Notes:
SAH (S-adenosyl-L-homocysteine) riboswitch aptamer from a Lysobacterales bacterium, 87 nucleotides, folded computationally.

RNA sequence: GCUGCCGAGGGGCGCUGCAGGUCAGUUCCGCAACGGAACCGGACACAGGCUCGGCAGGUGAAUUCCUUCCAACCGCGCCCGCCCCAA
Repeated sequence: GCUGCCGAGGGGCGCUGCAGGUCAGUUCCGCAACGGAACCGGACACAGGCUCGGCAGGUGAAUUCCUUCCAACCGCGCCCGCCCCAA
């Protein structure tokens, strides 16, 4: 590096809907299951899915550990908050 949960990156409302998700459909496995897998992309719902950090699991032994300082980003519209500048 991986997986899950939590926190942070100021906030609210509305809109669209890619991935993922749920339901439905088709096929296969199974004695069966509100079971599993694949396919499909119809419906629903969906704009922190990204980065940093914490916890747990797990892989790993790879520049490992401790301390200090510091973030960079996020579709469209409207509104609010904070900081700076100008008037």
Its mean pLDDT, the model's own confidence on a scale to 100, is 78. The sequence was found by an Rfam model in a public genome assembly.